[in-house]
This is a predicted structure of a 673-nucleotide part of an RNA (large-subunit ribosomal RNA, domain II) from Synechococcus sp. PCC 6716. Its Rfam family is "Bacterial large subunit ribosomal RNA". Model confidence (mean pLDDT): 85 of 100.

Context: one part of a larger RNA
Parts: sequence; structure tokens; C1' cells
RNA sequence: GCCGGCGACUUAUAGGUACUGGCAGGUUAAGACGAAAAUGUCGAAGCCAUAGCGAAAGCGAGUCUGAUAAGGGCGUUCGUCAGUAUUUAUAGACCCGAACCCGGGUGAUCUAACCAUGGCCAGAAUGAAGCUUGGGUAACACCAAGUGGAGGUUCGCACCGACCGAUGUUGAAAAAUCGGCGGAUGAGCUGUGGUUAGGGGUGAAAUGCCAAUCGAACCCGGAGCUAGCUGGUUCUCCCCGAAAUAUGUUGAGGCAUAGCGGUUGUGACUAUAGCAGGGGGGUAAAGCACUGAUUCGGUGCGGGCUGCGAGAGCGGUACCAAAUCGAGUCAAACUCUGAAUACCCUGUGUACACACAGCCAGUCAGACGGUGGGGGAUAAGCUUCAUCGUCGAAAGGGAAACAGCCCAGACCACCAGCUAAGGUCCCUAAAUUGUCACUAAGUGGUAAAGGAGGUGGGGAUGCAUAGACAACCAGGAGGUUUGCCUAGAAGCAGCCAUCCUUAAAAGAGUGCGUAAUAGCUCACUGGUCAAGCGUUCCUGCGCCGAAAAUGAAUGGGACUAAGUGACGUACCGAAGCUGUGGACUUACUACGUAAGUGGUAGGGGAGCGUUCUGCAUUAGUUUGAAGCACUAGCGUGAGCAGGUGUGGACGAAGCAGAAGUGAGAAUGUCGGC
Repeated sequence: GCCGGCGACUUAUAGGUACUGGCAGGUUAAGACGAAAAUGUCGAAGCCAUAGCGAAAGCGAGUCUGAUAAGGGCGUUCGUCAGUAUUUAUAGACCCGAACCCGGGUGAUCUAACCAUGGCCAGAAUGAAGCUUGGGUAACACCAAGUGGAGGUUCGCACCGACCGAUGUUGAAAAAUCGGCGGAUGAGCUGUGGUUAGGGGUGAAAUGCCAAUCGAACCCGGAGCUAGCUGGUUCUCCCCGAAAUAUGUUGAGGCAUAGCGGUUGUGACUAUAGCAGGGGGGUAAAGCACUGAUUCGGUGCGGGCUGCGAGAGCGGUACCAAAUCGAGUCAAACUCUGAAUACCCUGUGUACACACAGCCAGUCAGACGGUGGGGGAUAAGCUUCAUCGUCGAAAGGGAAACAGCCCAGACCACCAGCUAAGGUCCCUAAAUUGUCACUAAGUGGUAAAGGAGGUGGGGAUGCAUAGACAACCAGGAGGUUUGCCUAGAAGCAGCCAUCCUUAAAAGAGUGCGUAAUAGCUCACUGGUCAAGCGUUCCUGCGCCGAAAAUGAAUGGGACUAAGUGACGUACCGAAGCUGUGGACUUACUACGUAAGUGGUAGGGGAGCGUUCUGCAUUAGUUUGAAGCACUAGCGUGAGCAGGUGUGGACGAAGCAGAAGUGAGAAUGUCGGC
């Protein structure tokens, strides 16, 4: 892991409610009698009801309050005893699950420390004190050689340890092996016997060790501790069907009340969508009349700076600037204004519903999308409100795939039809469909500021057969090298001025150039040519801008339409709608018709099956029961039933009753493989 067995809402007592039954007042409890057994027979003590009100005395269909005959509060009969179901409370209370806490015991054969008594440590090295001899000293000291054999001394077996690496990691081993490594006469290692015990011991101290267990051992008991937590919770069909919000909470992943669901009853012809009429508002927008903010201009209170004056004071000002005027703006906490929606009231309206009461719940983690806001960075698959939708609890079609997007709400069957979104070249059902345009970028098939004689459409304006635009040919001069400045300055470093003449035209010069000249060129003019040429604005589709990590995505192939825009026709396309047949629910006018039948939590209804009991010594059964295997049949389903084989003794169906009553999940449990 699989298969099989077992495995979770029980029981008692006391309440609430519903239904059923008895009685009309209901009923017995303890106990007694009786008996094989009892549901039998007694047993009014008690309980509920029959009257309430008041704190009470008390009064009483009333009573209390009160000065009151007022007003107001509470009242003015619908029971009771059982059974069944459900729910609540108390009990382990649906099942499994702690870590802990407490009590009483068992442990120092592991290990820590200590006590008693024993044992063990190859070999080698170093060479302390002391001593001897010699030297040396006045005597010591001191020096040398020898002797000597100290040491938590050195190297290194046994022994003890455990620093590094590898192997091992379902191991040979619940800590080892291999190769190196540390101590190895000491605070050494070790045998045997003993002592210390859990609020404790022991500890050269690591919270270490105390029998593979240690921030408090193990065993049994309190004990089914408790678990607002996790997991699991077993047959079928039918009807309805939520919530993820508010308030409170030592509350935030839990509860309680309300909201939303179910069910039963009652109510009025009420509620609601829609429509009509009537309302208030201060949002969006807009505006500047208020409150504030704010740009420019005019006037300029006051101030600054400044002139004159001994001062008083009188002037100037290209500075700041109140207030006011004109023009232009901004506001969630501004409003002279002011919608759409929404909300309220009345009427109408009726597919659908509504209100109230009893009982039974679940829900209190919501998610995304559209819209209006707050927070954030006008970030987030972010967060927090409001409002609508979907998912949640919704399958089907589309979006390649894709809870929350688009279409659409699945009772069942059909080899019938029509459509929605979306599509119609092939994969792939249906147009290689029609008309008019655009795009040349594979744009389409991912992006900005910005850039560009890409290209289509439109507007405005200028020039043009008295010849435009472009190209080519020719001219482009003189006063003059204007003046100044400068070493020089001659159109062309710079400054000022920028005239006149000849002309078809020609600047006191557009650019290049020179040291300065020179030289080239332009403006401007004539000619050649012959029909459109410039400038600017709006707009459609394109281009560049464009870099990411394994190979790469219009879904792919492929496409110049099979891309984009506009208009049209046809077709495909879903569990939608229709058609035909069938089932069920509800309502009714009950023949029949109409409406309906997605569904989690959850509520309600109706059933199937298992074991046992009663009727019951049932029917049946060795001419073959139960069980098992295979199998045509029936039922909406749980399931039922026939046949054949096996099996070898029990045992249906029916009507009732009682439950150890249904398994696929619980790191379930036991067994098998």
C1' cells in the first nucleotide's frame, strides 16, 4: 500500500415544543396485593388546571397605583395524563487525540560522586635534590667530573580516551568500522561489595547523568483530566435553501442577540417589481456670491530706500504691498446654483410575495469583476468601505488551457429543430461570402516620451500660362578698402550707421575662404523648359524607439487576407428555447390543466435494508433451509425477486415492537498478502 473484520450522536433524569391517543377536570407517587411472567388490582399524599391583582395586609372579575368615580399597568377559563419525535439542561454525552498536574510505589546490574577491599601500567629517553672526589676560599661561596634516580617530565605498547577524514545512514552496529590522533606513575585505569532517589540525588558545571527515557526518571492510580483545537462520523429518494454582516464580549480562527434559511400556524387583502402623482435633499457637474487658496495688469493705505530741512514737515522711487477695480483659475472639511439615480408618501398594480407568532437551524476567515471613494506611489492577484454581479453553493457553451470574465441556470430520454456569446482556410462544426476603403509593417500577433519628405482622407493659406516650383545657362556691378577700431579689418574678428548711383537685377552683404587681399557661393534678376508648386492645421493605418537568462510560441499550421474599418446576407454554435415521450412536486375549476423540479451549511417529508422479539411449534424445508458463486428479470433509488451450481439444516414474506442498525477515508484498529 491493497483486501477482509471491527469502528463514532447513546442512555438516564428533568424541562420546552409539535404530533398521536385516553379522559373532560386530568393523574397517581412511594408502597401494598398478586403472579411463571404483567401492561393486572389497590394506593388522593402530591402535582397541573379551575382567578386574578398587589411588595404585603388584602380585595376579587377585577386589582394595583392614586386625593380621585380620572388615566394608566397587569388581568377577565381552553385543560390534563401518557406515548412518539425533536431540542435544551445535568451527567465522559458523537468518536479518537495531548503536553501537563497530583497521590502511592519501583529503580544507582547503565551512568555521576563517594566508601571499603583487591588488581594493572612492555620498552626507551631526560637526568632535580642529595652524596663522593678534585679544584677553589681565611672559612664559606663557587667550579668541574662522577655518583644518584626526582618528575600531575619526554617518546611509545597494553589500558583509557575520542581531535580529523572517509565508509556506514531500511548500517555488521538504535553511535560502529578503517586510516591517522590524545593520555599512558597519575587529579591514572580497573574488578568486587556497598551508600546517595525524583519538590530528590549526583555533577573538575554540559542542564550533564540517574537502566537506548531527563528543564525534572519509570510504573500504577485520580482518569474516559481538560482540549473555544485538528482529524473522522457509515443506506436511498423528494421539497425548500443560507451566511461569511451589525452590536457586545480578557473578544478577534470562540460565543450571545439581531440579520439571512427551514417548518407549522395565524393575519389582512396587505407587502413588492413596474407605472402615475407629490415630496425633501446639497452629491456629480458647475460657479466664485461667502470661507480660504491663486496668476497678470490698473489705482496705491502702509512700509523700505532716498533728497531737502534745525525741526515740524515737504519731495522722489524701475522696491515690498493692504484694500479695491479689470481679466484668468482652484477646493473632502467653500457654495449664489444644481442634476441623474436613490429615498419617502399616496394611488394603481399583481407574475412574485408580505407581516406576526411558536419550534429547528446554520452563518460571524469570504474571493474576484464593474462602478463611486479612503489608505498606498491615482503600485500590488495590496488594503479598507459603499453598491451591483458571479463564484462560494453552478454543471453546460465561449475566452487554446483558465472558481470569480462573456453567454446561459442541468428532472430524465431522443441518431429532431431554432438560437446566445463566440465563430465559419486546415487541425475543427459552419462563407476561401458580397460591396467599399485602408495597411506592406507578418503591422495584425503586447509598451512610452520622443523622432521621421512612410502612406490615405479633410481644412486653411500663398505662388502660378502676364510662365510658378526644381534643374540648367548668364549676370550678381559702381561710389567703396563706407566710417570706427586695429599690426591688418577690403561684404564676411568686433562697434556704429546701413545711404546713393547704373540698372532686368545685385545686401555697405547668406555661408565657405585669406595674415589681410584674392577666390567660390547665396540673396536678387534675365533666359531655357512647361503645369502645377509651397507652407500650415486636423485625422486613419503603419515605421523607429524595443535588451534576459534550458528552446518557443497569433493555440498550431499557415495567412497579404485567413489583417484592419464600415455595411449586408447565409450558416455553425449550449444541458438556453422549441418538438416528442416519461417521472415527480405544488396549486386549482382535481377529467385534466398550469407553474415548477442546479444546489454546500442547514431545515422538512417519504422510504430501503441489517440483528433480535411477539403473532409463532408461521408458510416453507434432506424431492435440499441459511450462506456463497454465476446469471436473463423488476423498481426513481436504497434494493427486491426468479434460475443454475455449491452447500448440508434451518427458516422467508406479512403485521407490530426493540436496537451494539448501514464505512472509503479518522498518520483509525486487528488479521492476511